[in-house]
RNA sequence: GGGGAUGUAGCUCAGUGGAAGAGCGCAUGCUUCGCAUGUAUGAAGUCUUGGGUUCAAUUUCCAGCGUCUCCA
Numbered sequence: 001g002g003g004g005a006u007g008u009a010g011c012u013c014a015g016u017g018g019a020a021g022a023g024c025g026c027a028u029g030c031u032u033c034g035c036a037u038g039u040a041u042g043a044a045g046u047c048u049u050g051g052g053u054u055c056a057a058u059u060u061c062c063a064g065c066g067u068c069u070c071c072a
Stems, first nucleotide, its partner, number of pairs: 001071007010024004018055001026042005048064005
């Protein structure tokens, strides 16, 4: 320098053109002498950035950026 993949909650990842969820983790209540376990509730996301398409974009298209990988 060229090709490909990927970017969503603190972490690991789902997700579909009508507008975001799970597991783990975290906080609080109950349970315990206390911890753990169990259980209930809750917080946490400008869905990588900018533009295009569309009535509407996390989803589609283009470009950029980050990461991984292959070739040279």
Source information
This is a predicted structure of a 72-nucleotide RNA (transfer RNA) from Albula glossodonta. Its Rfam family is "tRNA". It is annotated as a transfer RNA.